[in-house]
RNA sequence: CUUAUCAAGAGUGACGGAGGGAACGGCCCGAUGAAGUCCGGCAACCUGCCUUUGGCAAGGUGCCAAAUCCGGCGGUGAAGAUCGAAAGAUGAG
Numbered sequence: 001c002u003u004a005u006c007a008a009g010a011g012u013g014a015c016g017g018a019g020g021g022a023a024c025g026g027c028c029c030g031a032u033g034a035a036g037u038c039c040g041g042c043a044a045c046c047u048g049c050c051u052u053u054g055g056c057a058a059g060g061u062g063c064c065a066a067a068u069c070c071g072g073c074g075g076u077g078a079a080g081a082u083c084g085a086a087a088g089a090u091g092a093g
């Protein structure tokens, strides 16, 4: 850079000890224990197998508060709202 997906799903565990939710603005989560590590789990993009419109497995990633937590830019709308874009995340190339 291209492309697909992003409203589902996943812990009463151990260690740890103050931060975390990308950035900004909000709004939240956190000593009834944040980040991180381990274990555990979810899912099925790649991968493998099969009786191949599909199914099974789980080796490589990924993920496990809130829609990508919400918003910004644009369309529609009186408004609540809704659709799209941008940005971001993840996979594959």
Stems, first nucleotide, its partner, number of pairs: 001093006011039001013038003019029003024071003040064003045060002047057004068087001073084004
Molecule: SAM riboswitch aptamer (S box leader)
Organism: mouse gut metagenome